RNA sequence: ACUUGAUAAGGGUCAACCCGGCCGAAAGGUGGGGGCGCAAAGUUCCGGUCUAAAGGGCGCUGCCUCAUGACUGUGGAAUUGCCAGG
Numbered sequence: 001a002c003u004u005g006a007u008a009a010g011g012g013u014c015a016a017c018c019c020g021g022c023c024g025a026a027a028g029g030u031g032g033g034g035g036c037g038c039a040a041a042g043u044u045c046c047g048g049u050c051u052a053a054a055g056g057g058c059g060c061u062g063c064c065u066c067a068u069g070a071c072u073g074u075g076g077a078a079u080u081g082c083c084a085g086g
Stems, first nucleotide, its partner, number of pairs: 002086004012038002017033003021030003036073001042079005047072004055065004
């Protein structure tokens, strides 16, 4: 340097669920507990998903549309990385 891998060590992340206040129109985020999993479930980009405030339209106490908002532990690519074996 390349490749294989979770079984060992040191770790990381953290599902479902519970509690709390705060932010937000909502989606959602955030703190603590919890621990199903993950060898990239790190990062970036694409794609996908959710919401629809403002805007626009209509048959107008409503309905439709729309991301500039959010998620990605559903997917793909690139890139970086601990340990062990070859």
This is a predicted structure of an 86-nucleotide RNA (c-di-GMP-I riboswitch aptamer) from Sulfuricella sp. T08. Its Rfam family is "c-di-GMP-I riboswitch aptamer". Its family is annotated with cyclic-di-GMP binding in the Gene Ontology. The coordinates come from a structure-prediction model, not an experiment, and the mean pLDDT is 75.